[in-house]
RNA sequence: AAUUGAGAUAGAGGAUGCGUCUUAUGAUGAGUAACGCUGCCGAUGUGAUACGGAACAGGCAGCGCGGAAGGCAUGGACGCCGAAGACGGGCAGAACCGUGUGGCUGCCUUGUCUGGGCGGACGGACUAAGAGUCGUCCGACUGUCGCACUUCAUUUCGUAGAGAGAGAUGACUGCGGAGCGCUAUCCUGGAU
Numbered sequence: 001a002a003u004u005g006a007g008a009u010a011g012a013g014g015a016u017g018c019g020u021c022u023u024a025u026g027a028u029g030a031g032u033a034a035c036g037c038u039g040c041c042g043a044u045g046u047g048a049u050a051c052g053g054a055a056c057a058g059g060c061a062g063c064g065c066g067g068a069a070g071g072c073a074u075g076g077a078c079g080c081c082g083a084a085g086a087c088g089g090g091c092a093g094a095a096c097c098g099u100g101u102g103g104c105u106g107c108c109u110u111g112u113c114u115g116g117g118c119g120g121a122c123g124g125a126c127u128a129a130g131a132g133u134c135g136u137c138c139g140a141c142u143g144u145c146g147c148a149c150u151u152c153a154u155u156u157c158g159u160a161g162a163g164a165g166a167g168a169u170g171a172c173u174g175c176g177g178a179g180c181g182c183u184a185u186c187c188u189g190g191a192u
Stems, first nucleotide, its partner, number of pairs: 002192003005188001007186005014081001017080005023075004035064007044052002084114004088109006115142002118139007126132001144177005151171007
């Protein structure tokens, strides 16, 4: 002086990067539920009690009137780059008359997997849903690092000057790996 291990700080991927929100608008929900009237059937409506019911329970059909919530899209705000998601495990809660199992919702996870978004097929739960969401497989695209061939550009060695040749970086092409990754800077121990 260079390389390398651990650590710290700051960043990059993106044509929809990821997630959250008590936020605005819109579509959907839905001409559905509820409610009113008419006709027909007809005595019960609820998990149960209460309460109601031939002065018509409940059901079907027709007419009239006619929502809402969750979920979704766009915009906005906020937090971020294992952002996040799924599986497994743990804790708690609501619903249900009670209980059990399962499911649902929320939180935790130094367990496992996935670099990222997109499209297609199949499947799961929620759901009104064919939207959205999640998983598996396939496909091309994209970012990153590694390896390799050819060509091109820049540059270094080489030379009296050139050249031949060799090396480095970048572009192009192909193959491969995974985020416990990659880039930059700082710091530090050991080794070479």